[in-house]
C1' cells in the first nucleotide's frame, strides 16, 4: 500500500463457567480491522472499586477517595510478521 491471491482475527447478542465490578475464557455468531498479532513491569485516556483509609450512624450499614484490577477493538510507544501490482 491494490475493488489482488493465500490465509488471518472476531463488536453486538446468545448459551456456558469465572469475577465485588469493570470485565475476561470456552462454543455459536460477524460489526468491523492490513498487524483487531505480543507487550498494561514505558506514557496518556477511558472503565470498575473488593481491599484499604475517611466520614456519618449504637449496630446493620450508607457514602466518598484511591487501582495493585480492567481495556492494546482508545491514543501514543516497542518487538515480530504474511502477500504485492501500478
Nucleotide at each position: 500500500g491494490a475493488u489482488a491471491a493465500c490465509g488471518g482475527c472476531a463488536a453486538a447478542c446468545c448459551c456456558g463457567g469465572c469475577g465485588a465490578a469493570a470485565g475476561c475464557c470456552g462454543g455459536g455468531g460477524a460489526c468491523g480491522c492490513a498487524a483487531a498479532g505480543c507487550c498494561a513491569a514505558c506514557g496518556g485516556g477511558u472503565c470498575u472499586a473488593a481491599c484499604g483509609u475517611c466520614a456519618c450512624g449504637c449496630a446493620a450499614g450508607u457514602g466518598a477517595c484511591c487501582a495493585g484490577g480492567a481495556u492494546u477493538g482508545c491514543c501514543a510507544g516497542g518487538c515480530c510478521g504474511c502477500c504485492g501490482a501500478a
Molecule: c-di-GMP-I riboswitch aptamer
Organism: soil metagenome